Overview:
The part of an RNA shown here (small-subunit ribosomal RNA, 3' major domain) has 476 nucleotides and comes from uncultured Thermonema sp. The coordinates come from a structure-prediction model, not an experiment, and the mean pLDDT is 85. Taxonomically the source falls in Thermonema (Bacteria, Pseudomonadati, Bacteroidota, Thermonemataceae). It matches the Rfam family "Bacterial small subunit ribosomal RNA". Rfam links the family to the GO terms ribosome and structural constituent of ribosome.
Context: one part of a larger RNA
RNA sequence: UGACGGGGGUCCGCACAAGCGGUGGAGCAUGUGGUUUAAUUCGAUAAUACGCGAGGGACCUUACCUGGGCUAGAAUGCCUCUGACCGCUACCGAAAGGUAGUUUCCCUUCGGGGCAGAGUGCAAGGUGCUGCAUGGCUGUCGUCAGCUCGUGUCGUGAGAUGUUGGGUUAAGUCCCGCAACGAGCGCAACCCCUACCCUUAGUUGCUAACGGGUAAAGCCGAGGACUCUAAGGGGACUGCCUGCGCAAGCAGAGAGGAAGGUGGGGAUGACGUCAAGUCAUCACGGCCCUUACGCCCAGGGCGACACACGUGCUACAAUGGCGCGUACAGAGGGUAGCGAGCCUGCGAGGGUGAGCCAAUCCCGGAAAGCGCGCCACAGUACGGAUUGGAGUCUGCAACUCGACUCCAUGAAGCUGGAAUCGCUAGUAAUCGCGCAUCAGCCAUGGCGCGGUGAAUACGUUCCCGGACCUUGUACA
Numbered sequence: 001u002g003a004c005g006g007g008g009g010u011c012c013g014c015a016c017a018a019g020c021g022g023u024g025g026a027g028c029a030u031g032u033g034g035u036u037u038a039a040u041u042c043g044a045u046a047a048u049a050c051g052c053g054a055g056g057g058a059c060c061u062u063a064c065c066u067g068g069g070c071u072a073g074a075a076u077g078c079c080u081c082u083g084a085c086c087g088c089u090a091c092c093g094a095a096a097g098g099u100a101g102u103u104u105c106c107c108u109u110c111g112g113g114g115c116a117g118a119g120u121g122c123a124a125g126g127u128g129c130u131g132c133a134u135g136g137c138u139g140u141c142g143u144c145a146g147c148u149c150g151u152g153u154c155g156u157g158a159g160a161u162g163u164u165g166g167g168u169u170a171a172g173u174c175c176c177g178c179a180a181c182g183a184g185c186g187c188a189a190c191c192c193c194u195a196c197c198c199u200u201a202g203u204u205g206c207u208a209a210c211g212g213g214u215a216a217a218g219c220c221g222a223g224g225a226c227u228c229u230a231a232g233g234g235g236a237c238u239g240c241c242u243g244c245g246c247a248a249g250c251a252g253a254g255a256g257g258a259a260g261g262u263g264g265g266g267a268u269g270a271c272g273u274c275a276a277g278u279c280a281u282c283a284c285g286g287c288c289c290u291u292a293c294g295c296c297c298a299g300g301g302c303g304a305c306a307c308a309c310g311u312g313c314u315a316c317a318a319u320g321g322c323g324c325g326u327a328c329a330g331a332g333g334g335u336a337g338c339g340a341g342c343c344u345g346c347g348a349g350g351g352u353g354a355g356c357c358a359a360u361c362c363c364g365g366a367a368a369g370c371g372c373g374c375c376a377c378a379g380u381a382c383g384g385a386u387u388g389g390a391g392u393c394u395g396c397a398a399c400u401c402g403a404c405u406c407c408a409u410g411a412a413g414c415u416g417g418a419a420u421c422g423c424u425a426g427u428a429a430u431c432g433c434g435c436a437u438c439a440g441c442c443a444u445g446g447c448g449c450g451g452u453g454a455a456u457a458c459g460u461u462c463c464c465g466g467a468c469c470u471u472g473u474a475c476a
Stems, first nucleotide, its partner, number of pairs: 001476002003473003007470007015460002019423005026314008034305002042053002064300007077122002079119005087102006105114003125289002128287003134283002136278003139274001141272001146185006152161003165176003191266004196234007206223002210221003237260001240254001241252004303442001316416001320375007332363003337356002341352004382413001387408007429452007
């Protein structure tokens, strides 16, 4: 100087408390451990691994296993030679591939070039090892308020001071003081979205007035007012008032305002810590393999199952389930695509096919909600696992191992021990919708979007994490 203390002081955070909903019990989905296996590829492992890499494992992917094959190799450059190669046919084969037959170059400035094969070498190839050799990227402390430097001063020195103190703040934020005076990286602001207004613009969007028109409808003429769209601008600064205060600032159900004291949200992550994670995104040092640890193919495996854990979904019902009717979104996606309408099937779907490269057409019926009716507490008209049967669709192919539909079947489950998680407002809870990946999909995951919409916070003693000052130390 740090680190640590079941030392002290001050302070903060859904840290506790207050409150709402969960997990831990059940069934299933998914990840992991373990076990099994020819293989169940590899990595991630307290917080910071475990719906994680994976934003799509039937083949492919694929890195694993079994078997069949290749050896300058699946891809690229250079050198030499050849002129074809590809294709087609037959046979062997699971395919990869092999054998045989057949067909056979293009451009040219004639130097050569293109393409393909053969040869030979340089060079290949490796998801083989080392994240304890590394770059890059990332997690975490932590969006925490800290981390430093120059000069000066103090100290023999390590170092200190500044950065401590008194206030204040979300903040090393600002004020005052002070042997310090300044500065940098962080904080804040500048950026984006959202809440209000104005200007500009007016189609594909909108419809107040006028006209036409319909069963209805911006449907048509028309209009730019309104909504909206998308570009620019305004607006919030403790600016004003009152009180407190030297000031910074704090308080006010104050005024004005759409918004008030950082309005809400995002992007943004200082010096560093964990030899944290990743050699399997990629890159790269070293080591290792070279008729194999490389490469091609078929099939299998990554999907196993006595068990154990994590994360979820669906429930155990009446604030519910079922039937009929009926209302209101936002954000997205669409040409190998979205597919209206019509016909057909109980349905998944099938047939046909308008329109749309989309503020135009389509996906597209939002659901909870509301109205009426049935059910009356029952393992039930709750719950839907499991299993049998019949089908649909994608795809070369759904046996291992897809999703969906219909009929039948109807399991466990009656609110879950010890323990434990999330959340402070348009939040939790609850309801549906979309997208990426993608032929299809094991999505209940992830990322977004809107609808309905709470309760509680006395307080900081305690648990956890953190910040500053101080104290002890035999630790560094």